[in-house]
RNA sequence: GCCCCCGUAGCUCAGUGGAUAGAGCAGUGGAUUCCUAAUCCAAAGGUCGGAGGUUCGAUUCCUCUCGGGGGCG
Repeated sequence: GCCCCCGUAGCUCAGUGGAUAGAGCAGUGGAUUCCUAAUCCAAAGGUCGGAGGUUCGAUUCCUCUCGGGGGCG
């Protein structure tokens, strides 16, 4: 220098055009317990890396860019 993959909640990841973006774990509140752990319930937590474009509609498609990983030279 060229090519490919990834970026979504604090962490690990789903979601490949449709209406309010989800799960598990962690954290918070409550129930239970003499107390803790475990278990159960509830709520909260997201500029979907950033910008632009296509579309009635974008996390999803296209372009550029940033960061990470891999391959070739």